[in-house]
Context: one part of a larger RNA
Molecule: large-subunit ribosomal RNA, domain VI
Organism: Pedococcus cremeus
C1' cells in the first nucleotide's frame, strides 16, 4: 500500500520446513531347526554410538572495575598505609552471564490408502487359476499422527472487545475546525532482545536503569591500635575487612516538558 470505516487483542491453516539413524547384549531359548557343527523367526527389556534440541542444579572453562599473595620501578615529603606502570605485571581463588568436556531430553506408539510380494472366493475356459466382478494382508516408504513459521492464503480468512458527531462554508456534495478508541514520536531502560533497526518493559497515579540499604555469594583474617618477640614475625580486637553483573527494598538522581498522526454515520428500499 492493499485486505472497501478506524483500532486492540486472541485465534483458523491452505502451504512451507524440520524430525525419521543404528549397534551390542539379555530373555523368550541353548528351544524350533540340524547327524552334528551351529543355531533363530516372532515377541519383551537393558546399554550405548553418532546428530539434534533446550539448560546450567552438579563438574570443568571463561570471568581485563571481585578477594588475597608477591617481583621490579616511580609517585603520595619520610614511616606504615596505598596507588601508576610491567601481557589483567605474574600467581592462588572467584559471583553473574556465555559455554561443552556437563545435565536432561528427542528419533516413537498409533491410524488410513498401498508398492513388491502373499492370499480367500471366482469365471471367461465344468478343471486350473490371487483377477476378469468382488474381499484381505503387506515395508524404514506415502498421507496425517510430533516440534516451527504461516491469511499478501490479492481466494488477503475467523472472533471478541472499543471508538464513530458536533461547528462553520458553500457551488448539496465537497471542503475547513474541533472532538476522538487507538498509535507513533521522545525519553528511560532490558532481567527476556538488539550490529543499525526492530522487540520487551516503563514514563511520577512510578520500582524502568542507576545510586542508597541490607541480604546472598566470593575471597580468606583489613587498616589501626595492643601484646610477644633483638628482628623477620606471629597472636589479639575479629567468621574481620572488602566484595561487577545476583536477591529483596527505598523516589534519593534520570524517565521532564511537549509535539504529530488517527474513522464516508457509508449502505440498508428496488433492480
Nucleotide at each position: 500500500c492493499g485486505u472497501a470505516g478506524g483500532a486492540a487483542a486472541c485465534u483458523u491453516g491452505a502451504g512451507a520446513a524440520g524430525g525419521g539413524c543404528u549397534a551390542u547384549c539379555c530373555c523368550u531359548a541353548g528351544u524350533a531347526c540340524g547327524a552334528g557343527a551351529g543355531g533363530a523367526c516372532c515377541g519383551g527389556g537393558a546399554u550405548g554410538g553418532a546428530c539434534g534440541a533446550a539448560c546450567c542444579u552438579c563438574u570443568g572453562g571463561u570471568g581485563u572495575g571481585u578477594c588475597a599473595g608477591u617481583u621490579g620501578u616511580c609517585c603520595u615529603g619520610c614511616c606504615a598505609a596505598g596507588g601508576g606502570c610491567a601481557c589483567c605485571g605474574c600467581u592462588g581463588a572467584u559471583u553473574a552471564g556465555c559455554u561443552a568436556c556437563g545435565u536432561u531430553c528427542g528419533g516413537a506408539a498409533g491410524u488410513g490408502a498401498u508398492a513388491a510380494c502373499c492370499g480367500c472366493u471366482g469365471a471367461a475356459a465344468g478343471c486350473a487359476u490371487c483377477u476378469a466382478a468382488g474381499c484381505g494382508g503387506g515395508a524404514a516408504g506415502c498421507a496425517c499422527g510430533c516440534u516451527u513459521c504461516a491469511a499478501g492464503a490479492u481466494g488477503a480468512g475467523g472472533u471478541u472487545u472499543c471508538c464513530a458527531c458536533g461547528g462553520g462554508g458553500c457551488u448539496u456534495g465537497c471542503c475547513c475546525c474541533g472532538a476522538g478508541a487507538g498509535g507513533c514520536u521522545c525519553c528511560c531502560a532490558g532481567c527476556u532482545a538488539g550490529a543499525c533497526u526492530a522487540c520487551u518493559g516503563g514514563g511520577u497515579u512510578g520500582a524502568u536503569a542507576g545510586g542508597c540499604c541490607a541480604g546472598a555469594u566470593g575471597u580468606g583474617g583489613a587498616a589501626g591500635u595492643g601484646c610477644a618477640g633483638c628482628a623477620a614475625u606471629g597472636c589479639a580486637u575479629g567468621c574481620a575487612g572488602c566484595u561487577g553483573a545476583c536477591u529483596g527494598g527505598u523516589a534519593c538522581u534520570a524517565a521532564u516538558a511537549g509535539g504529530c498522526c488517527g474513522a464516508c454515520a457509508a449502505c440498508u428500499u428496488g433492480a